[in-house]
RNA sequence: AAACGCCCGAGGGCAACUCACGCCUGAAAAGGUGAGGAAAGUCCCCCCUCCACAGGCAGGUCCGACCAGCUCAAGCUGGUAGUUCGAGAGGACUGGUAAAGGUAAAAGAAAAAUACGGGCCCCGGUAAAGAAUGAUGCUAUGUUGACGUUUCCGGGAAUCCCGAUGGAAAACCUCCCCGGAUGGAGAAAGUCUAAAAAGAUCCAGUGAGGCUGCCGUGAGGAUCGGGUAAGACGGGGUCCUGUACCCACAGUUGAAUGUUGCCAGCCCGUAAAGGGUCAACAGAAGGAGGCUUAUUCCGGGCAUUU
RNA sequence: GGGGUUGUAGCUUAGCUUGGUUUGAGCACCCGGCUGAUAACCGGGAGGUCACCGGUUCGAAUCCGGUCAGCCCCA
Numbered sequence: 001a002a003a004c005g006c007c008c009g010a011g012g013g014c015a016a017c018u019c020a021c022g023c024c025u026g027a028a029a030a031g032g033u034g035a036g037g038a039a040a041g042u043c044c045c046c047c048c049u050c051c052a053c054a055g056g057c058a059g060g061u062c063c064g065a066c067c068a069g070c071u072c073a074a075g076c077u078g079g080u081a082g083u084u085c086g087a088g089a090g091g092a093c094u095g096g097u098a099a100a101g102g103u104a105a106a107a108g109a110a111a112a113a114u115a116c117g118g119g120c121c122c123c124g125g126u127a128a129a130g131a132a133u134g135a136u137g138c139u140a141u142g143u144u145g146a147c148g149u150u151u152c153c154g155g156g157a158a159u160c161c162c163g164a165u166g167g168a169a170a171a172c173c174u175c176c177c178c179g180g181a182u183g184g185a186g187a188a189a190g191u192c193u194a195a196a197a198a199g200a201u202c203c204a205g206u207g208a209g210g211c212u213g214c215c216g217u218g219a220g221g222a223u224c225g226g227g228u229a230a231g232a233c234g235g236g237g238u239c240c241u242g243u244a245c246c247c248a249c250a251g252u253u254g255a256a257u258g259u260u261g262c263c264a265g266c267c268c269g270u271a272a273a274g275g276g277u278c279a280a281c282a283g284a285a286g287g288a289g290g291c292u293u294a295u296u297c298c299g300g301g302c303a304u305u306u
Numbered sequence: 307g308g309g310g311u312u313g314u315a316g317c318u319u320a321g322c323u324u325g326g327u328u329u330g331a332g333c334a335c336c337c338g339g340c341u342g343a344u345a346a347c348c349g350g351g352a353g354g355u356c357a358c359c360g361g362u363u364c365g366a367a368u369c370c371g372g373u374c375a376g377c378c379c380c381a
Base pairs, nucleotide, nucleotide: 001306002305003304005302006301007300008299009298010296011295012263013262014261015260016259017258021034022033023032024031025030036281040292041291043290044289046287047286048186049185050184051183053216055215056214057213058212059211060182061181062180063179064178065080066079067078068077069076070075081094082093083092084091085090095177096176100174101173102172103171116163117162118161119160121156122155123154124153125152127150128149130147137143138142190233191232192231193230199224200223201222202221203220209217235247236246237245238244239242265277266276267275268274307380308379309378310377311376312375313374316333317332318331319330326364335351336350337349338348339347357373358372359371360370361369
């Protein structure tokens, strides 16, 4: 220097044009302000809003290493331990196994009875050859003195050894256990004003209404149809409580966010000059926060190879 | 803007709430038989990255996470 990776950071600044556009202030001139690191996916959490089965217990659902810190929470940060992936830089994962349930195929067996097969030990029978010309045992060249060896069959004792499998012969998982959390629905939530309208069927104190059961509670519910479909609000705080003031400078419904120049940065190239480039992913929609995914004009650190 | 649901052969689908060896059917397709010939019928066969990428597990269509695509509903 190049290639291939890993972990972080960053996703420019200033100015002009108001005859590019939205909003605010202003009588006007004019001034101010205006997309993201993810605005995305909607996976979580909070604010906010409605629902009166937003009562209890249990089930259900979700979460889970340990320690410390931050946060209302989701979650994040740092350290430590273990398992695992990678050549490495680095990455991913994490409650428990006493009882209950599960683990295909294979294997003797998947957790149990020490079941099955074999070996070792003992007993009985059978057959063969051996044995007082000395079986067998022992402190072994000396003693002992009648049985022992092998094949097959049957039984017993014991749980000492082996048994080819398999991910596992002891572990793993769970509708199991432990601890914690948990009502539902979401801005098409909803509130106010105006306007319109037609009910029908079914279920229901013999109990409507909850994710399920029990206890408690106690009057509505479901489906189909008809009609209106216009406007305002849907940030916070303060008090004197309303045409109030202050703060928060994107925006409120076919929803604006543009163009140009210079500089910084980067690349090429020099003695000095000079030239080129500014991308990709993507575009707010009630407001904050987190997670995940997408992307590289760029910057820093680290690993490997040449 | 919000909510729900689905993706398995060319088409329609089962299996997914007990993870288990190689995912099962019907129609369509191919070959043979039957027939003078065709259909029907009979016999046989081929065709699947279980949408895609990871994770958990001995083992994933199934469980978990992410990505993509389709469909339905909501003032």

Predicted 3D model of RNase P RNA and transfer RNA as a complex of 381 nucleotides. Model confidence (mean pLDDT): 76 of 100. It holds a member of the Rfam family "Archaeal RNase P". Its family is annotated with multimeric ribonuclease P complex, tRNA processing and ribonuclease P activity in the Gene Ontology. Clan: RNaseP clan. From the family's description: Ribonuclease P (RNase P) is a ubiquitous endoribonuclease, found in archaea, bacteria and eukarya as well as chloroplasts and mitochondria. Its best characterised activity is the generation of mature 5'-ends of tRNAs by cleaving the 5'-leader elements of precursor-tRNAs. Cellular RNase Ps are ribonucleoproteins. RNA from bacterial RNase Ps retains its catalytic activity in the absence of the protein subunit, i.e. it is a ribozyme. Isolated eukaryotic and archaeal RNase P RNA has not been shown to retain its catalytic function, but is still essential for the catalytic activity of the holoenzyme. Although the archaeal and eukaryotic holoenzymes have a much greater protein content than the bacterial ones, the RNA cores from all the three lineages are homologous -- helices corresponding to P1, P2, P3, P4, and P10/11 are common to all cellular RNase P RNAs. Yet, there is considerable sequence variation, particularly among the eukaryotic RNAs.